[in-house]
RNA sequence: AUCUUAUCAAGAGUGGUGGAGAGACAGGCUCGAUGAAACCACGGCAACCUGCCAAAAUAUGCGGUAAGGUGCUAAUUCCGGAAGAUGAGAA
Numbered sequence: 001a002u003c004u005u006a007u008c009a010a011g012a013g014u015g016g017u018g019g020a021g022a023g024a025c026a027g028g029c030u031c032g033a034u035g036a037a038a039c040c041a042c043g044g045c046a047a048c049c050u051g052c053c054a055a056a057a058u059a060u061g062c063g064g065u066a067a068g069g070u071g072c073u074a075a076u077u078c079c080g081g082a083a084g085a086u087g088a089g090a091a
Base pairs, nucleotide, nucleotide: 002090003089004088005087006086007085008084013042014041015040016039017038021031022030023029027079028078043073044072045071048069049068050067051065052064053063077083
């Protein structure tokens, strides 16, 4: 990079460095010197995978937990799409 599949109207930010862009993409509409991107630290949200608990005994199901692996933490995925993102799996 490709394919399959699930989800995407809920939820969750402060500080430091940095110094002009950012919200994937036409267009729109927003955010930004009252400090953008990026990086770092410490938090938080969520519950896709693993673990654990409970229950069950038809089990690839339901509920819980949040230790581990991801993800996310302006706006309905900001609106929009022959689009994108993330998880899990496959070759």
The RNA shown here (SAM riboswitch aptamer (S box leader)) has 91 nucleotides. It matches the Rfam family "SAM riboswitch aptamer (S box leader)". From the family's description: The SAM riboswitch is found upstream of a number of genes which code for proteins involved in methionine or cysteine biosynthesis in Gram-positive bacteria.